This is a predicted structure of a 477-nucleotide part of an RNA (small-subunit ribosomal RNA, 3' major domain) from an uncultured prokaryote. The prediction has a mean pLDDT of 83.

[in-house]
Context: one part of a larger RNA
RNA sequence: UGACGGGGGCCCGCACAAGCGGUGGAGCAUGUGGUUUAAUUCGACACAACGCGCAGAACCUUACCUGGGUUUGACAUCCUCGGAACCUCUUGGAAAGCAGGGGGUGCCUCUUCGGGAGCCGUAAGACAGGGGCUGCAUGGCUGUCGUCAGCUCGUGUCGUGAGAUGUUGGGUUAAGUCCCGCAACGAGCGCAACCCUUGUCUUUAGUUGCAGCGAUUCGGUCGGGAACUCUAGAGAGACUGCCGGUGUUAAACCGGAGGAAGGUGGGGAUGACGUCAAGUCCUCAUGGCCUUUAUAUCCAGGGCUACACACGUGCUACAAUGGAUGGUACAAAGAGAAGCGAUCUCGCGAGAGGGAGCAAAUCUCAAAAACCCAUCCUCUCUUCGGAUUGGAGUCUGAAACUCGACUCCAUGGAGGUGGAAUCGCUAGUAAUCGCAUAUCAGCAUGAUGCGGUGAAUACGUUCCCGGGCCUUGUACA
Numbered sequence: 001u002g003a004c005g006g007g008g009g010c011c012c013g014c015a016c017a018a019g020c021g022g023u024g025g026a027g028c029a030u031g032u033g034g035u036u037u038a039a040u041u042c043g044a045c046a047c048a049a050c051g052c053g054c055a056g057a058a059c060c061u062u063a064c065c066u067g068g069g070u071u072u073g074a075c076a077u078c079c080u081c082g083g084a085a086c087c088u089c090u091u092g093g094a095a096a097g098c099a100g101g102g103g104g105u106g107c108c109u110c111u112u113c114g115g116g117a118g119c120c121g122u123a124a125g126a127c128a129g130g131g132g133c134u135g136c137a138u139g140g141c142u143g144u145c146g147u148c149a150g151c152u153c154g155u156g157u158c159g160u161g162a163g164a165u166g167u168u169g170g171g172u173u174a175a176g177u178c179c180c181g182c183a184a185c186g187a188g189c190g191c192a193a194c195c196c197u198u199g200u201c202u203u204u205a206g207u208u209g210c211a212g213c214g215a216u217u218c219g220g221u222c223g224g225g226a227a228c229u230c231u232a233g234a235g236a237g238a239c240u241g242c243c244g245g246u247g248u249u250a251a252a253c254c255g256g257a258g259g260a261a262g263g264u265g266g267g268g269a270u271g272a273c274g275u276c277a278a279g280u281c282c283u284c285a286u287g288g289c290c291u292u293u294a295u296a297u298c299c300a301g302g303g304c305u306a307c308a309c310a311c312g313u314g315c316u317a318c319a320a321u322g323g324a325u326g327g328u329a330c331a332a333a334g335a336g337a338a339g340c341g342a343u344c345u346c347g348c349g350a351g352a353g354g355g356a357g358c359a360a361a362u363c364u365c366a367a368a369a370a371c372c373c374a375u376c377c378u379c380u381c382u383u384c385g386g387a388u389u390g391g392a393g394u395c396u397g398a399a400a401c402u403c404g405a406c407u408c409c410a411u412g413g414a415g416g417u418g419g420a421a422u423c424g425c426u427a428g429u430a431a432u433c434g435c436a437u438a439u440c441a442g443c444a445u446g447a448u449g450c451g452g453u454g455a456a457u458a459c460g461u462u463c464c465c466g467g468g469c470c471u472u473g474u475a476c477a
Stems, first nucleotide, its partner, number of pairs: 001477002003474003007471007015461002019425005026316008034307002042053002064302007073127001077126002081121003086103005092098001107116003129291002132289003138285002140280003143276001145274001150189006156165003169180003195268004200236007210225001213223003239262001242256005318418001322376002326372002334365003339358002344353003384415001389410007431453007
């Protein structure tokens, strides 16, 4: 100087407390461990691994296993020789490949009948190749403490020196934020602001919208209009600016006015010096090592989907604030051409047929909780719950057996609110309801977004956890 203390002081955070809803019990989905296996490819392991890499394993992916092949190689450059490229047929084979047959002869050039470009085949080597090892050799990228308020430097001063000072002290703040004081005076990286979005208004613009007017096939459909909503460009607006009080005449705090909004308005992006030899050589790049008829490469099939079990994360429930039937209404944000696909017809349905419109403020995908009428009739494993199983189908795709999603009929298990323990959340939040997108032929209870309905509680900082500043002790570095 740090680090540590079941030392002290001050302060903060859904850290506790006050509340609301969960997990832990059940079934299933998914990841992991373990076990099994020819293989169940590999990585990730407290917080910070475990719905993680994987924004989507039937083949492919794929790295694993079994079997069948190739060895200058699936891919790059150079060189020899031959041939345009390319198209197509056939035998055997699981395919890869191997073998055989037919068609075809182009482009550029001073056409010197040669050469060149591109492509294909062939031979020999230089070499290729490696998702092989090392993340404890590395770059890059990322997690974490933590959006915590800290981390430092120059000059000066003090100290023999390591170092100190500044950065401590008194207030204050979300903040090393600001003020005052001070052997310090300044400065940098962080904080804040600048950026995006949302909340109010003005203005510009009206192929969305419809207030008023007229028409109407009753559909903003048409004429017309440019108000409102909306869209998207430009501006205004919030700054403790104003008033009162407290405060040291300060910084600031408390209350108030005006205002759509008030003290960082709400949300996002933004992550200092560093820590963990944290993670990644399976994105990529790369040193070294290893391999080179194999640890490379092609193909078929299998596996990654196994299953006495254990754990994590979720979904669905255990019902009446509910289930089932019918009717009626209201979003936002997105996506759409090998696409989204109306109306219509068929089917109980998943869907099928057909095809209007739309490269989309114009067309399409396209809401559910809610509300209304009647039903179950009161606690019964039931008109709760839907696992499991049998049968019949639909769709995608060469192909759903291993191993897809969905539909219909039948079947109806466990489950009656979950021990110890433990998690999230302070407002348009929790809870609850649906919608969309990426990946994607198909496959979503996951992820990322979007809106609808919409609470309770916070006395407070004694305690648990994490963190910041000062101080003190130290058998620690």